[in-house]
RNA sequence: GGGGCCGUAGUGCAGCUUGGUUUAACACGCCUGCCUGUCACGCAGGAGAUCGCGAGUUCAAAUCUCGUCGGCCCCGCCA
Numbered sequence: 001g002g003g004g005c006c007g008u009a010g011u012g013c014a015g016c017u018u019g020g021u022u023u024a025a026c027a028c029g030c031c032u033g034c035c036u037g038u039c040a041c042g043c044a045g046g047a048g049a050u051c052g053c054g055a056g057u058u059c060a061a062a063u064c065u066c067g068u069c070g071g072c073c074c075c076g077c078c079a
Stems, first nucleotide, its partner, number of pairs: 001075007010028003020059001030046005052068005
């Protein structure tokens, strides 16, 4: 230098291909209540996400397009 993959609640991931019943789902964790002598387990409820960033297309973008940042991998070049 060329190419590919990944980036979404605190953590791990799904959704992306084919834009729209998405108010962004699930698990763990967190908070409250119930239960219990207490904790744990269990039950009920709740909070928590600029979908890496910026721009574009569109009535509508996590999803499509372009640019860019970070991480990982492969190839090439120099030594």
Molecule: transfer RNA
Organism: Atribacterota bacterium